[in-house]
RNA sequence: GACAAAAGCAAACCCGGCGAAAGCCGGGGACGCAAAGCCACGGGUCCUCGCUUCCUCCGCGACGCCCAUCUAUGACGCCACGAAGGACCCGAAGACAGCCGAGUUGCCGAA
Numbered sequence: 001g002a003c004a005a006a007a008g009c010a011a012a013c014c015c016g017g018c019g020a021a022a023g024c025c026g027g028g029g030a031c032g033c034a035a036a037g038c039c040a041c042g043g044g045u046c047c048u049c050g051c052u053u054c055c056u057c058c059g060c061g062a063c064g065c066c067c068a069u070c071u072a073u074g075a076c077g078c079c080a081c082g083a084a085g086g087a088c089c090c091g092a093a094g095a096c097a098g099c100c101g102a103g104u105u106g107c108c109g110a111a
Stems, first nucleotide, its partner, number of pairs: 001108001008033002013028006031098001037104002041101003044096003048092003053087004058082002061079001067074003
């Protein structure tokens, strides 16, 4: 695969367990599914960690710039350093097969 039949799976959500998280397992439950069986190989998405750069904010400061004056201090800005938070790229470990593709196996039954 036929506006047929049989059989099957089970989203969200709820309960219990596992995990740092993404998520997974069991029970309930059905939004859907003709491979919504299996498989992380390619792409993708998600989570965590690392890294570079950048952004925000706070702290701090010798020098430099600028302003003020009471002339060695102060305010602002730049820059440097440190803390916290965030974003993109890249890398690593993981997750998703109900995101797509590749691979692989298979139930039922007309014309």
This is a predicted structure of a 111-nucleotide RNA (c-di-GMP-I riboswitch aptamer) from a marine sediment metagenome. The model forms 94% of the base pairs in the Rfam consensus.